[in-house]
RNA sequence: AAACGGCAAACCCUGGGCGACCGGGGGACGCAAAGCCACGGGACUCUCCGAGUUAGCCGGGCUACCAAA
Numbered sequence: 001a002a003a004c005g006g007c008a009a010a011c012c013c014u015g016g017g018c019g020a021c022c023g024g025g026g027g028a029c030g031c032a033a034a035g036c037c038a039c040g041g042g043a044c045u046c047u048c049c050g051a052g053u054u055a056g057c058c059g060g061g062c063u064a065c066c067a068a069a
Base pairs, nucleotide, nucleotide: 006031007030011026012025013024014023015022016021029056035062036061037060039059040058041057042054043053044052045051046050
C1' cells in the first nucleotide's frame, strides 16, 4: 500500500444506577488494536477518609485478522 471485514463518538429512544456512568436499539465523530485487563498516573462520581466510574485520557500488560514486507 492492498483485501476481507471489524468497532462505534456526539445526539435520539428505551432500561438500570444516588451519581459518574453502564446495557439494548438507532446513528457515525473517529479508530490498525477504539479487542481485553483498573497495575501506575490523571480526570470524574457518591450513601465520602472509603467505595465507585473512565481502557475512545496517558503509560503498562495480555491477545488478535491480512500481507507490498